The RNA shown here (transfer RNA) has 84 nucleotides and comes from an uncultured Lachnospiraceae bacterium.
It matches the Rfam family "tRNA". About the family: Transfer RNA (tRNA) molecules are approximately 80 nucleotides in length. Rfam classes the family as a transfer RNA.
RNA sequence: GCCGGCGUGUCGGAACUGGCAGACGAAGCAGACUCAAAAUCUGCCGGCCGUGAGGUCGUAAGGGUUCGAGUCCCUUCGCCGGCA
Numbered sequence: 001g002c003c004g005g006c007g008u009g010u011c012g013g014a015a016c017u018g019g020c021a022g023a024c025g026a027a028g029c030a031g032a033c034u035c036a037a038a039a040u041c042u043g044c045c046g047g048c049c050g051u052g053a054g055g056u057c058g059u060a061a062g063g064g065u066u067c068g069a070g071u072c073c074c075u076u077c078g079c080c081g082g083c084a
Stems, first nucleotide, its partner, number of pairs: 001083007010026003019067001028044005046057004060076005
């Protein structure tokens, strides 16, 4: 230099054919249980705004197609593999 694969909450990891983003698990927080703790059970668990109901943004970065993009197309960045 050329070719291919991958990039999603704090972490692992789902999301079918383009149609509710983050299922499920780990970690964390709160509660129950306990003399206390562990284990177990229940709820919560991305950012910002809001007292709240809720709103809005968010899939490596930027752009495009589409009513609609994590998914399709283009460029860039990073990692992994192959060829030279």